c-di-GMP-I riboswitch aptamer from Candidatus Dadabacteria, 86 nucleotides, folded computationally. The RNAcentral record of the sequence draws on Ribocentre.
[in-house]
RNA sequence: GACCGAAAAAGGCAAACCGUGCGAAAGCACGGGGCGCAAAGCCGACGGUCUAAGGGUUUUAAACCUAUGACGGCAGGGUUACCGAA
Numbered sequence: 001g002a003c004c005g006a007a008a009a010a011g012g013c014a015a016a017c018c019g020u021g022c023g024a025a026a027g028c029a030c031g032g033g034g035c036g037c038a039a040a041g042c043c044g045a046c047g048g049u050c051u052a053a054g055g056g057u058u059u060u061a062a063a064c065c066u067a068u069g070a071c072g073g074c075a076g077g078g079u080u081a082c083c084g085a086a
Stems, first nucleotide, its partner, number of pairs: 004084002012037002017032006035073001041079003047074001048071003054066005
């Protein structure tokens, strides 16, 4: 220095849920909260997933298709970093 993650320390992030707001929805922001996280820091939608306003197909109803909308706490990738045994 690289991989790695036992014990401990310092600190960090924050699921469900609740409140307020935004949104057609998925979901998001802020506050509370704390399930978890060793990159649950940063970058980034290639794969995957969610939604379907608008548009399209059938058309009675309704159903189906569609991202230009989302999710990085779904996995992979790039990059930086605290502590420290085997």

Its mean pLDDT, the model's own confidence on a scale to 100, is 86.